The RNA shown here (transfer RNA) has 73 nucleotides and comes from Paramuricea clavata.
RNA sequence: GCCUCAUUAGCUCAGUGGUUAGAGCACUGGUCUUGUAAACCAGGGGUCCGGAGCUCAAUUCCGUGAUGGGGCC
Numbered sequence: 001g002c003c004u005c006a007u008u009a010g011c012u013c014a015g016u017g018g019u020u021a022g023a024g025c026a027c028u029g030g031u032c033u034u035g036u037a038a039a040c041c042a043g044g045g046g047u048c049c050g051g052a053g054c055u056c057a058a059u060u061c062c063g064u065g066a067u068g069g070g071g072c073c
Stems, first nucleotide, its partner, number of pairs: 001072007010025004018056001027043005049065002053061001
């Protein structure tokens, strides 16, 4: 330099062109317990890596940039 994959909650990851995105763990509060843990119930936390384009509508599709992983020379 070229090719390819990924980027979504604090972490690990789903997700679909259709109206303002979910799970598990973690965190907070409560129930329970002499107390802690576990269990159960409830809750907070995202504008989906950044511009741009197509579209009535983009987290999703196209292109580009950034970061990271892998491969080739």
The prediction has a mean pLDDT of 81. The sequence is in RNAcentral, with records from ENA and Rfam. The organism belongs to Paramuricea, within Eukaryota.